This is a predicted structure of a 99-nucleotide RNA (Glycine riboswitch aptamer) from Marinobacter iranensis. Its Rfam family is "Glycine riboswitch aptamer". Rfam describes the family as follows. This family represents the bacterial glycine riboswitch. NCBI's taxonomy places the organism under Bacteria, Pseudomonadati, Pseudomonadota, Pseudomonadales, Marinobacter.
[in-house]
RNA sequence: GACGUGUCAGCGGGAGAGACCGAGUCGCAGAACCUUGCGAUCGGCGCCGAAGGAGCAACUGCCCCGGAAACUCUCAGGCAAAAGGACCGCUGACAUGAA
Numbered sequence: 001g002a003c004g005u006g007u008c009a010g011c012g013g014g015a016g017a018g019a020c021c022g023a024g025u026c027g028c029a030g031a032a033c034c035u036u037g038c039g040a041u042c043g044g045c046g047c048c049g050a051a052g053g054a055g056c057a058a059c060u061g062c063c064c065c066g067g068a069a070a071c072u073c074u075c076a077g078g079c080a081a082a083a084g085g086a087c088c089g090c091u092g093a094c095a096u097g098a099a
Base pairs, nucleotide, nucleotide: 003097004096005095006094007093008092009091010090011089012088013087018045020044021043022042024041025040026039027038028037029036046079047078048077052075053073054072055071059066
């Protein structure tokens, strides 16, 4: 010591799918009463894939084991906005490889 890789931090970008239904529960607000609105939770049906998780093709003479993804599954998560968000770009720090 150009540059590469990894981790972390900052900034920018970042998709999909019901602001679904309910006469249960809780909280808040309004109301003389009946009751109403919003939020959370619970239940029901319908959906989405890009936190996380799970599955496998090639590979082997055969079996077991191992075995990637943006593929598949949908356990988890999500389905107005906000938040979250795989991943991408720039900058910096650290680690490491190195012409």